[in-house]
């Protein structure tokens, strides 16, 4: 902005327009002719009538339906079942009766007034199915009476007397008219149908931190009002009514059929469709009408919007479309009344945004397609790769087809039945016709729509996405990234090899959809009726009494409320389910059936529960006879002890502690004796003993008093159990008032301890503890276990009774009741455990729980003097919190045991100088690694160059090194020059081997590209090797058994050992890796063999030198020997231990090699190997020089010392292991010496290194910074080497530093060990205080296991498991989040009281006006 409610002219008057007929008039034309008459045609006007039509009006019906929405409503609103004898109902149907006769107005219209408009007013005319009287009455009301009936008030029927109605209408037909007739409309009554109204039972939300609500409130009487009952309203009277079975209040919400989900029970929801209700901008109100308090009506008030001449007016999309706004988000300003339905009409018909359709949106459901067959060169391409290949993949291409769909063309529905018109026939009715009803025939009506469908032709042509791929959960690789970017439903992923991020390839799922988000149900037995729990996980009230409530012993009769069962009614339709059918199928639609909780009515049954009546005794109680007791209250009384007071004796301390001090004491303490005072508590008895509801109760006596137990069976006769609210009791502490106060003792004071010590310890000490009265009302008030009843193996204590047996007594035994403990079966339990005193099996009742924190907090309420108690949340936050048990680890837990672990000893380090390694610093570089023990004389068994990895400079780029390919032929070696050298240039020299004659091989050069190369990174990607716990005695498995399981057992226990070594026992029996043994060296010996070894005897020599010999030493093969074998003792008759004998050796003889399962992300990518990453004219390769050797300093490991157990000088004795030809090098000569020259021997039991040193014998030094000590420095030399400056070692002479035994602390060692002394070797040109070996001399000490450290076994606790270097609490600092306080400011809702008050309804009164009617012209109305 448009439309959504109009219609009827067959109710009425008027009006607009058209047309027809008739009559009249005027003009013009034509024809005829009797030339002014007739006829015709056209146009115009007037009148009457007919047929249509227009506009508003009067009138009727409709507008209360249909359509929309869910704001309100917790209500008889809805659902379900009833009631109305307490009601109404237009149109419709059936039946009966009727429809007589009159009257006065008014709109429209005309003229006019006001106003901008909306509209309003005045004068005059007019009609009706509009309006008003009168007559008629089986109806209504009233009155009088009678009969019958019911369900309380009551109802029905009949008779007599008084007040009330109509349109003589419309249309059609006949008829001159009067009138008749058909139909529609109308009036009254009765009945029906439909629709509505009211009442009642039952049902469906939350909050008790809402517990009391109510005055028209509850009831009655009279009256009013309504269609009708009723406090619905009113006057009076009474004081009631509702509520713990939840009133009232607050919050939320339309209700239902049904929908979703679920195995069901349930839970959630109330879109579409259907039923009901409520609402129509917000609030109020009535009018009209059959029906409204009315979505597209009226009045008032309010907000908003619009118009205005500012005076005043207009409006209501939660109708259909559409617009704006809001929002994550929701459509076309379409077609048609053809069908279905509705309104009006007699009908045609008109209206209908109801409805039928189309449009938009993959929003949902269903169906179809995006092609089918063949096709391996397994194409190209992509991706991955172990480089071989694999995969996308018959997938594509290619070839052969099809045409669903698409495009083009053609054909083309059903949905149509009515109704109307015409014709014919029949029925009723009529005197008859028309008309009407029914039947038949014909004609007419399609929005969708040229749509569905069908046919023909053509083209594989136009048609696949989305999510995922770590597990749950189907589906994996590569690259990029590097705790970044990001992912994530839960667990979690990402820190340089990410199947988890991003991309790609591949794969899986679904598919015209896929994924995400939100919500609901499920899984969730996680609110548990079905179907959970409460000892320790959340959860038993602190205890008892007891009202309501719940529940309840045996038996008889009855009843029929519960219960069971039959029938009837209802349980709308749709939906769900079954079946049949229609669209090609399906979705969808149609038919039939089944099902339907429940509610109501009625018939029946009587076991159980309930009700009524009666009986019983076993539950419960009473009586009688006994019994025990720290049960309670009050009064009295006793002794011991502490403290205080007085006095005596007595003297210097007492007291206290881990040790002390404060304190007390010469003013006489403590101690001791006597006497006295006061308060509190009651030793022994005393006991998992007793009593009590629990809290709790303890000297003794008396008084009062409660409960319990046993026996008996006289009495009552279910009187019982539990128990929300309620009431009472209720430790300690605390509070109030008044007493009391010996001891003890919060607070407080002082002394100690301590880093501190507002604590633990000590010295004091006040409230309090005690008494009386009154509060408080809580505790780990615990058995962490509510009360009651019944049942369910045993055994053993103990308390109080009873009965029996035996007995002289003491006692003992059996049975039983009531308590109180322990062990234990079944059973239960997550396990631990419980187990007749249940946590077992059952019943009844109460209380309580529903993840952790926030929090037993806040707010509100109740209680309290206060302290505080009871009740008791939420926001927010976390992904856990918790229980029981298991294995480890740990403990300033326990038990047992071991180790140079401590102790007992000896010698060192830490102080000095030097050497060496490390840190730090420095530097161009000071290459790299190792980091507590378990890095630091470590890798390095040896950095001047090399090594070398570092730095500076100079060079090379298929490379210094390897393989392949091509070409060439030698290769090589030498000389000269330049250069720091690498290297460059020039020259000289030279022509390989095999052959089947094809060629092949080795080597070298050049070229090319694949590649080489890397001591570059990652030891937290790895292999291998190694360290460490630790040479500690442990670590495991199979089978069996136990446990739900993790796991346990074995492996623990009693002994023993160096040992999980062995023995015994044992639900374990066996086995493996470790221990031990087997191996090597060494200690004794036999035998064999004697050269290079040896020499007793015999010769010989300077000399085992030689002859000789192999006895001895020695060498190195094979043997023997030692096994707790023997004896004694101890132990358990074992294992074993102690002692002894013999023996070279005695209890693994001494030493070595040998290192379990594992731990430390231990060390090493720089020994080597290796994945990945990185560099490729350089992070590779070569060369020269430098550096790794720096030097304020710090640390580790060593050497030498500080001296007399010594230094120096001289003499003299005794080893072992080893090494040696580029070597060891005798001997000799030279040198002070390092060493040099010449040179024998030796490839080694032969020769050499090779004089061992300490020791011993002498001399000297005489306690000093020295004849100690040797650093540092100077000079001169030697050796190695291309080279000794940075930067080697040695020698001689000279120089002669620190240092006089070392702080805190700390290391090694238990016997041929420590200590001390020298010797050899590897590496190596040279360089050793280091390292690896060798021998010589050669001690001290160990009581012992309390303590430190480390380890093993058992056990215990644990909030630890990255395992105590763990975990974890609080403040503070910074940032952020949430919630508060805050000067204030603003606002909603509800209740109560009062005031003003619109429209409106009812009533009263007054005034004015008035057609019908009455009376009469006064009036009344």
């Nucleotide at each position: 902005u448009g439309c959504a409610a109009g219609u009827c002219g067959a109710a009425c008057g008027c009006u607009u327009u058209u047309u027809c007929u008739u009559a009249u008039c005027a003009c013009c034309g034509u024809a005829g002719c009797u030339u002014g008459c007739u006829a015709c045609a056209c146009c115009g006007a007037u009148a009457a009538g007919g047929a249509a039509u227009u506009g508003a009006g009067u009138g009727g019906c409709g507008a209360a339906c249909g359509g929309g929405u869910g704001a309100g409503u917790a209500a008889c609103a809805c659902g379900u079942g009833g009631g109305u004898a307490a009601c109404c109902u237009g149109c419709c149907c059936u039946a009966a009766a009727g429809a007589g006769g009159g009257g006065g107005a008014u709109a429209a219209c005309a003229c006019u007034u006001g106003g901008a408009a909306a509209c309003a007013g005045g004068u005059g005319c007019u009609a009706a199915u509009a309006c008003c009287g009168c007559a008629u009455a089986u109806c209504u009301c009233u009155u009088a009476g009678a009969a019958c009936c019911g369900c309380a008030u009551g109802g029905u029927u009949c008779u007599g007397g008084g007040a009330u109605g109509a349109a003589a209408g419309g249309u059609g037909g006949c008829g001159u008219a009067a009138g008749c007739u058909a139909u529609c409309a109308c009036u009254u009554u009765a009945g029906g149908a439909u629709g509505g109204a009211c009442c009642c039972g039952c049902g469906g939300c939350g909050u008790a931190u809402u517990a009391g609500c109510u005055u028209g409130u509850u009831g009655g009487u009279g009256g009013g009002g309504u269609a009708a009952u009723g406090g619905c309203c009113u006057a009076c009277c009474a004081a009631g009514g509702c509520g713990a079975u939840g009133a009232u209040a607050c919050g939320u919400a339309g209700c239902c059929g049904a929908a979703c989900u679920g195995a069901g029970a349930g839970g959630u929801u109330g879109a579409u469709c259907g039923g009901c209700c409520a609402c129509a901008u917000u609030g109020g109100g009535a009018c009209u009408g059959a029906g409204a308090c009315a979505c597209g009506g009226c009045c008032c008030a309010a907000a908003c919007u619009c118009c205005u001449a500012c005076g005043g007016g207009a409006g209501g999309c939660a109708g259909c479309a559409g617009u704006a706004g809001g929002g994550a988000a929701u459509c076309u300003u379409c077609c048609a009344c053809a069908a279905u339905g509705g309104g009006c009409g007699a009908a045609a018909g008109c209206c209908u945004g109801a409805u039928g359709g189309a449009g938009c949106a993959a929003c949902g459901c269903c169906g179809c397609g995006u092609g089918a067959g063949u096709g391996a060169a397994g194409a190209a391409g992509g991706u991955c790769u172990u480089c071989g290949g694999a995969u996308c993949g018959u997938a594509a291409a290619g070839c052969u087809c099809u045409g669903u769909u698409g495009u083009u063309a053609g054909a083309g529905a059903a949905g149509a039945a009515c109704a109307c018109u015409g014709a014919u026939g029949a029925g009723a009715g009529u005197a008859a016709c028309u008309g009407u009803u029914c039947a038949u025939c014909a004609g007419u009506u399609g929005a969708c729509g040229g749509u569905a469908u069908c046919u023909a032709a053509c083209c594989a042509g136009c048609a696949a996405g989305u999510c995922a791929c770590g597990g749950c959960u189907a589906a994996c690789u590569a690259c990029g990234u590097g705790c970044c970017a990001g992912c994530a439903g839960c667990c979690g992923c990402g820190g340089u090899a990410a199947u988890a991020c991003g991309u790609a390839g591949g794969u899986g799922g679904c598919a015209a959809g896929c994924g995400u988000u939100a919500u609901c149900c499920g899984g969730a037995u996680u609110u548990a009726u079905u179907g959970g729990g409460c000892g320790u996980a959340a959860a038993g009230g602190g205890a008892a009494c007891g009202c309501a409530g719940g529940u309840g012993g045996u038996u008889u009769u009855u009843u029929a409320a519960g219960u069971c069962u039959g029938a009837u009614g209802u349980g709308a339709a749709a939906g769900c389910c079954u079946u049949c059918g229609g669209c090609u199928u399906a979705a969808c639609c149609g038919g039939a059936g089944a099902a339907u909780a429940g509610c109501a009515u009625u018939g029946g049954a009587a076991a159980c529960u309930g009700g009524a009546a009666g009986a019983c005794u076993u539950g419960a109680g009473u009586g009688c006879a006994g019994a025990a007791g720290a049960g309670g209250a009050g009064a009295g009384u006793g002794g011991a002890a502490u403290u205080c007071c007085a006095u005596g004796u007595g003297u210097a301390g007492c007291g206290g502690u881990g040790a002390a001090a404060u304190g007390c004491g010469u003013a006489g303490a403590u101690a001791u004796a006597u006497g006295g005072a006061a308060g509190a508590a009651c030793a022994c008895c005393a006991g998992u003993g007793g009593c009590g509801a629990a809290a709790g109760c303890g000297g003794c006596u008396c008084u009062c008093u409660g409960g319990u137990c046993u026996g008996u069976a006289a009495c009552u006769g279910a009187c019982g159990c539990u128990g929300a609210g309620g009431u009472u009791c209720g430790a300690a502490a605390g509070c109030g008032u008044g007493g009391g106060u010996a001891g003890c003792a919060a607070a407080c004071a002082g002394g100690a301890u301590u880093a501190g010590a507002u604590a633990c310890c000590c010295u004091g000490g006040u409230a309090g503890u005690c008494c009386a009265c009154g509060c408080c009302g809580u505790a780990a008030a615990c058995g962490a276990u509510g009360a009651a009843u019944a049942c369910u193996a045993a055994g053993u204590g103990u308390u109080g009774g009873a009965g029996g047996g035996u007995u002289u007594c003491c006692g003992c035994c059996c049975u039983u009741c009531a308590g109180u403990g322990c062990u234990g079966c079944a059973g239960c339990u997550a396990a631990c455990g419980c187990a007749a005193u249940a946590a077992g099996u059952a019943u009844u009742c109460c209380g309580c729980c529903u993840g952790g924190g926030g929090a037993g907090u806040a707010c509100g309420g109740c209680c309290g003097c206060a302290a505080g108690g009871c009740u008791g949340a939420a926001a927010c936050u976390c992904a856990a919190a918790g229980g029981a048990a298991u294995u480890g680890a740990c403990g300033g837990g326990g038990g047992c045991c071991c180790g140079c672990a401590c102790a007992a000893g000896c010698g060192g380090u830490g102080g000095a100088g030097c050497a060496u390694g490390u840190g730090g610093u420095u530097u161009a570089a000071u290459u790299c690694g190792a980091a507590g023990c378990a890095a630091c004389g470590c890798g390095a068994a040896g950095a001047a160059c090399c090594u070398u990895a570092c730095c500076a400079g100079g060079u090379c780029u298929u490379g210094a090194c390897a393989u392949c390919c091509u070409u060439u032929g030698a290769c090589u070696a030498c000389u000269u020059g330049a250069g720091a050298g690498a290297u460059c240039a020039a020259g000289u020299u030279u022509u390989c081997c095999c052959u089947u004659c094809g060629g092949g091989g080795a080597c070298a050069a050049a070229g090319u590209g694949a590649c080489a190369g890397g001591u570059g990174g990652u030891g937290c990607a790895u292999g291998g090797c190694u360290g460490u716990c630790g040479u500690c005695a442990g670590c495991u498995c199979g089978u069996g058994u136990c446990g739900u399981g993790a796991g346990a057992u074995g492996u623990u226990g009693g002994g023993u050992u160096a040992a999980g070594u062995c023995c015994c026992g044992c639900a374990a029996c066996g086995a493996g890796c470790g221990c031990a043994a087997c191996c090597c060296c060494u200690a004794u010996u036999g035998u064999u063999a004697g050269u290079u070894g040896c020499c007793a005897u015999c010769a010989u020599u300077c000399a085992g030198u030689u002859g000789g010999g192999c006895a001895c030493u020695c060498u190195a093969g094979c043997g023997a020997g030692a096994c707790u074998g023997c004896c004694g003792g101890u132990a358990a008759u074992a294992a074993a231990c102690c002692g002894g004998a013999g023996g070279a050796a005695g209890g693994u003889g001494g030493g070595g090699a040998u290192g379990a399962c594992g731990u430390c992300a231990a060390a090493u990518c720089a020994u080597c190997a290796u994945g990945c990453c990185c560099c490729u004219u350089a992070u590779g390769a070569c060369c020269u020089g430098g550096g790794c050797u720096a030097c304020a300093c710090a640390c580790g490991u060593g050497c030498u010392a500080c001296a007399a157990u010594g230094g120096u000088u001289g003499g003299u004795a005794c080893a072992a292991c080893g090494a040696g030809u580029u070597g060891c090098g005798a001997g000799u000569c030279g040198g002070u010496g390092a060493c040099g020259g010449c040179a024998a021997g030796c490839u080694a039991a032969u020769c050499u290194c090779u004089u061992a040193a300490a020791g011993c014998c002498a001399a000297u030094c005489u306690c000093a910074g020295u004849u100690c000590g040797g650093a540092u420095u100077g000079u001169a030399g030697g050796c190695u080497g291309c080279a000794a400056c940075u930067c080697g070692c040695c020698u001689a002479c000279a120089u002669g530093a620190a240092g006089u035994c070392g702080g805190a602390a700390u290391c090694g060692c238990u016997a041929g060990u420590a200590a001390u002394c020298g010797c050899g070797g590897a590496u190596c040109a040279g360089c050793a205080c280091g390292c690896c070996g060798c021998g010589g001399u050669g001690a001290a000490u160990a009581c012992g296991u309390u303590c430190c450290c480390g380890g093993g076994c058992c056990u215990u606790g644990u909030a630890c498991a990255c395992a105590c270097c763990g975990c974890c609490c609080g403040u503070c600092a910074c940032a952020c989040c949430a919630c508060g306080a805050g000067a204030g400011u603003u606002u909603g809702u509800a209740a109560c009281a009062c005031c003003c008050a619109a429209a409106g309804u009812c009533g009263g009164u007054g005034a004015g006006g008035u057609a019908a009617c009455c009376u009469u012209u006064a009036g009344g109305g």